[in-house]
RNA sequence: UUUGAUCAUGGCUCAGGACGAACGCUGGCGGCGUGCUUAACACAUGCAAGUCGAACGGGCACUUCGGUGCUAGUGGCGAACGGGUGAGUAAAGCGCAGGUAAUCUGCCGCAAAGUCGGGGACAACGUUCCGAAAGGGACGCUAAUACCGGAUGUUGUACAGGCUUCGCAUGGGGCUUGUACUAAAGAUUUAUCGCUUUGCGAGGAGCCUGCGUCCGAUUAGGCAGUUGGUGUGGUAAAGGCGCACCAAACCGACGAUCGGUAGCCGGUCUGAGAGGAUGAACGGCCACAAUGGAACUGAGACACGGUCCAUACUCCUACGGGAGGCAGCAGUGGGGAAUAUUCCACAAUGGGCGAAAGCCUGAUGGAGCGACGCCGCGUGAGUGAAGAAGGGCUUCGGCUCGUAAAGCUCUUUUCUUGAGGACGAAUGGUCUGUUAGACAGACAGGGACGGUACUUGAGGAAUAAGCCACGGCUAACUACGUGCCAGCAGCCGCGGUAAUACGUAGGUGGCAAGCGUUGUCCGGAAUUAUUGGGCGUAAAGGGAGCGCAGGCGGGAAGUCAAGUCCAAAUUAAAAGUUCGGGAGUAAUGCCCGUGAUGGUUUGGAAACUGAUUUUCUUGAGAGCAGGAGAGGCAAGCGGAAUUCCCGGUGUAGCGGUGAAAUGCGUAGAUAUCGGGAGGAACACCAGUGGCGAAGGCGGCUUGCUGGACUGUGUCUGACGCUGAGGCUCGAAAGCCAGGGUAGCGAACGGGAUUAGAUACCCCGGUAGUCCUGGCUGUAAACGAUGAGUGCUAGGUGUGGCAGGUAUCGACUCCUGCCGUGCCGGAGUAAACGCAAUAAGCAUUCCGCCUGGGGAGUACGGUCGCAAGACUGAAACUCAAAGGAAUUGACGGGGACCCGCACAAGCGGUGGAGCAUGUGGUUUAAUUCGAAGCAACGCGAAGAACCUUACCAGACCUUGACAUCCCGAUGAAUGUCAUUUAAUUCUGGCAGCCCUUCGGGGCAUCGGAGACAGGUGGUGCAUGGUUGUCGUCAGCUCGUGUCGUGAGAUGUUGGGUCAAGUCCCGCAACGAGCGCAACCCUUGCCUAUAGUAGCCAGCAGUAAGAUGGGAACUCUAUAGGGACUGCCGGGGACAACCCGGAGGAAGGUGGGGAUGACGUCAAAUCAUCAUGCCCCUUACGGUCUGGGCGACACACGUGCUACAAUGGCGUAACAAAGGGAAGCGACCCCGCGAGGGUGAGCAAACCUCAAAAAUAACGUCCCAGUUCGGACUGUAGUCUGCAACCCGACUACACGAAGCUGGAAUCGCUAGUAAUCGCAGAUCAGAAUGCUGCGGUGAAUACGUUCCCGGGUCUUGUACACACCGCCCGUCACACCAUGGGAGUUGGUAAUGCCCGAAGUCAGUGGCCUAACCGAAAGGAAGGAGCUGCCGAAGGCAGGACCGAUGACUGGGGUGAAGUCGUAACAAGGUAGCC
Repeated sequence: UUUGAUCAUGGCUCAGGACGAACGCUGGCGGCGUGCUUAACACAUGCAAGUCGAACGGGCACUUCGGUGCUAGUGGCGAACGGGUGAGUAAAGCGCAGGUAAUCUGCCGCAAAGUCGGGGACAACGUUCCGAAAGGGACGCUAAUACCGGAUGUUGUACAGGCUUCGCAUGGGGCUUGUACUAAAGAUUUAUCGCUUUGCGAGGAGCCUGCGUCCGAUUAGGCAGUUGGUGUGGUAAAGGCGCACCAAACCGACGAUCGGUAGCCGGUCUGAGAGGAUGAACGGCCACAAUGGAACUGAGACACGGUCCAUACUCCUACGGGAGGCAGCAGUGGGGAAUAUUCCACAAUGGGCGAAAGCCUGAUGGAGCGACGCCGCGUGAGUGAAGAAGGGCUUCGGCUCGUAAAGCUCUUUUCUUGAGGACGAAUGGUCUGUUAGACAGACAGGGACGGUACUUGAGGAAUAAGCCACGGCUAACUACGUGCCAGCAGCCGCGGUAAUACGUAGGUGGCAAGCGUUGUCCGGAAUUAUUGGGCGUAAAGGGAGCGCAGGCGGGAAGUCAAGUCCAAAUUAAAAGUUCGGGAGUAAUGCCCGUGAUGGUUUGGAAACUGAUUUUCUUGAGAGCAGGAGAGGCAAGCGGAAUUCCCGGUGUAGCGGUGAAAUGCGUAGAUAUCGGGAGGAACACCAGUGGCGAAGGCGGCUUGCUGGACUGUGUCUGACGCUGAGGCUCGAAAGCCAGGGUAGCGAACGGGAUUAGAUACCCCGGUAGUCCUGGCUGUAAACGAUGAGUGCUAGGUGUGGCAGGUAUCGACUCCUGCCGUGCCGGAGUAAACGCAAUAAGCAUUCCGCCUGGGGAGUACGGUCGCAAGACUGAAACUCAAAGGAAUUGACGGGGACCCGCACAAGCGGUGGAGCAUGUGGUUUAAUUCGAAGCAACGCGAAGAACCUUACCAGACCUUGACAUCCCGAUGAAUGUCAUUUAAUUCUGGCAGCCCUUCGGGGCAUCGGAGACAGGUGGUGCAUGGUUGUCGUCAGCUCGUGUCGUGAGAUGUUGGGUCAAGUCCCGCAACGAGCGCAACCCUUGCCUAUAGUAGCCAGCAGUAAGAUGGGAACUCUAUAGGGACUGCCGGGGACAACCCGGAGGAAGGUGGGGAUGACGUCAAAUCAUCAUGCCCCUUACGGUCUGGGCGACACACGUGCUACAAUGGCGUAACAAAGGGAAGCGACCCCGCGAGGGUGAGCAAACCUCAAAAAUAACGUCCCAGUUCGGACUGUAGUCUGCAACCCGACUACACGAAGCUGGAAUCGCUAGUAAUCGCAGAUCAGAAUGCUGCGGUGAAUACGUUCCCGGGUCUUGUACACACCGCCCGUCACACCAUGGGAGUUGGUAAUGCCCGAAGUCAGUGGCCUAACCGAAAGGAAGGAGCUGCCGAAGGCAGGACCGAUGACUGGGGUGAAGUCGUAACAAGGUAGCC
């Protein structure tokens, strides 16, 4: 890090440590380590093994002739050590522990014995020949510690005996007798050193055994010298090690064989440990030396710097032949991400030779190179605020880098340059002494490293800091640039104009001569779980039973001692590690001691496990008695129903569906009655009843048969549990063969439905379903829960059995056992839940799981007639997939409730003409915004210019507007004139204020820059304002409680209400924002007041005109009134509801204002404000003209109508408002719009002002009309600078469409709808719009089934951007990995046959030969040659296995916006799934 959030599961990822590392950036010093992990690839050059003259002859040089030195060769010893590498090897290779009574051993130590006497050669050398060379041949001479006989024989060996002793077996040791055989070398300084034989030892080596030692079973059988025996050969030695013969064994599920990989270990890294990983350096063992084979020599080799052969490669060559082997040290090429000097020295340690001096030693000691690693040191210390300069940020105030720097005072580790200068040194040599040696003393000499470490003088802060990170994990934040680009990224994820995530800068954090990155290992990961996990639903219980092996197993007693425990001994090399100590300034490192799980042996203990013996009955089984049951198999029987056939009655339909049609029927169906046939299944009983191991089993009867239960306690005596493989059973479908077929019914046909409908629905219908025999072997074969045993509160049903009590009698009451359900406590669980039928507590055995996808796929194998089943991967890909529960949202889920939501009504829209807005189109421009409801008579409460933002043209550039500076002027402004399309420009005239007289104010003009300006962009950067759900009844909080938690409770429930309104109940108790009320208005009354309003009574008039009145209306202030208060009924004695009285008004009286938490990235940057971006002689400003008014068309909102409830003519009654750049009366003129005149009025005074519908009377008579008024013509009026584009109105004339409007759709529940007029805002003028006002004044509501919207509760969910959600499959395109594939090609290990090098062994004639024998011939012995067995490489052949590749082909995965449908998630619209 999965979710909106939660818990758990689960994977992925990070933080830690390590490294023989590499790469990037950077780099001062020292110590100690370390350095080809790749090509066991190929190697130029040099060196890495020699030494001995005291074994030998010769040669050379020197000589003081005394000798000395050097040396090729013969000879001796060494070269089998040391050094390198890890290819091979899964093995007696390695490790631990043993054995060798089955063995060998040079040099060394100890001991015993001996060393006599002869002989013949070969190198060197000389002469000569061949060859390019390497090298070789012939002849001749010669020495030995070289070689060969002979003697002696302590001993030894072999054979044949005897005695004694020991051992696990074969057998071994000791003593002894006889016979046979076998030795030797000398040198020299006379001290010794050598030589031979034998024994013992030390060290070394060989062989054998027990245990341990990687992965794969998709490798299950392997093996012919194979296993054993006898004999023989061979070896130092046992052994099929080899051979002949005989037998047929031997290994293997405790994993043989085969395949892959790999040197093993001490150790190393990690880890709390157990473990896991690893095997560089150091140490032990093994193996190898270009590749393969072989032997020789030797104490030791099958030999890295030896030999022979074969093969490959390289080199030389005179082409005839030869030479070579760095996985020794350096070094080179190559490979590679990558790994050093062709250094110094034998001074030390060690090795070889030598008597020794000494020589050799790329072992070793050192130095060099590399920050490759670990450890240590330094790059300065103190003081220093004007908080300098500069950088960065900024809200412009400041903050920060920062005591940091500078400055001042110090220090010198490092550094530079001088001076001094080691330890590592012991041997050995010479001399002296002592008993021979050993030894002691003295003297001289001796160091690669190295003039190094170290010490010290002088100088001077002088020579020395980087790297990474800064979104979370994870310590550390700002600015600019960029704009899903460039890029980052370990995971989650950043980037689409305000990026703490990219790049840069400043700052900060971390580490530091390093820092990061990459790779690998362990850790975290309890994520393979022994320690230490799981399997009802997350991955995971086998479909079930029986059962071999295996594992585990009841009570008592005895014995043994395998496990177990105790003690001792031994081993576990050193190094390392733990602990303790030491030297050292200190660290790494160094030195000393100590511990350590393990193995082996010996002795002991006997509780537990085990083995064995005896015994017991409770586990298990058997017997006897009993009843229950759809347990199984076979045979027989039965009735109801469907269908078909026959016959009767009967007539036009039947059937089927949402509705239909196909279909059947006048050849008589359906319906109905009678008779018959045939197949399948068994209603009611019937029950979370019964039986069975599971699958499964249901009419009745009979037969055969399995199991369980109860009672009894007669028998056996642990006989038990589980169970890998194995065997058996195993629904449905399917397959084979033969039957059978009534109904049903895949496929198929037809009819519908539909955009389509290969479906759902309907009519038919074949396999099949049924029976017999065989196969298949799978299911959501489920309780998604393996089997057995024991234990752990209860309550309540039900089936079977038994007992007790009461009773005449147990269906009932009590008790026990077995089965089957529900509820529930503890406990458990992630939760849901489980809970004696456990998912609790324990125990035994088996099966299975380890992220999702790919995939239960591919390949291989086994089974099957096939279908297919079982077993069962990988590449690749994702950061999730999945479980339970929570809150929402949603449902073509449920329940309840509300609303002009439907219904019931009234009137409209949609059709016509016109007005207006919008879309579209057009245009130079038709400025911009608003977009379902919630844009569209909306912003706009009013576009002729202006407005105006748009277009064309003309003009201005500090600007039309704001602040600041400089200069000039006295204006500004008004008016006149000129010019122009107009702005603009120019000219004339009139024309300032205050003053201390210095000047100041104000204004204009000119100039320079800071700046102005923008209706330019972003409403997805914002404020403010507004719309909408919705005047819907909701939205929350505190404390408490419940839950691991998200959350729940409260707020749910029962009533009630317009309302979360109120009442009751309740683990809740309270509270807040909403509701209601408080506010305004209207309806009634009262009081106060009485002008410009009013007039009952008095006077009075033409007139409330006047006097007067204050009653009434009205006006405008203050009060009252209504609260379910009263009565009756209902309800729970409540809240409240229904009815009634009174009242102007009654249950909120009517209307308005008032809009909770929130939702829609809703609207607006063009009201305003505003961040950021953009323009700056223009995207700013001014002006003229045009446009916003266009017009094929589409939509919304309206007006007027279509007429008689009407049109026309004549006469009444309002309310609320407006009025000074105004309303404008009366009068006059005009048909009229209006004009003239001008009273009154800043208004309860005057005026706009006429209200209209209505009423009454008259007329029209159903028509495109006396309806309707569009359009057009003419003439006018008014406003205005100006009515052409483009105003309103008037008069006359003209008189279009339209006769009530399709689908669809809107408003309204009472003073409402409908209808009628009036006023106002805006405004010069210009309403059918908008906002108000009053007049007239209805109909209907049964009701909540349905449509829409909303609320509450509940349910399902794979949704949470929340159904406008999610999501599946084909097809098309791109890329990736993979299976099949005619084949092609390469490799590996075997097998058979052929050929057969070197070489050992054997054989061998007619070849050859100094030593011995022999007088000789010859013999003995040996050699060459030849032959034979074996035998490497090679050749041929057919198979096996593993890779690479392959036209084509199969599926799979991945990929912002492709196509077709809609399968799944809600009852997903046919419940889903296997």
A computed fold for a 1474-nucleotide RNA from an uncultured bacterium, annotated as small-subunit ribosomal RNA. It matches the Rfam family "Bacterial small subunit ribosomal RNA". RNAcentral holds the sequence, with entries from ENA and SILVA.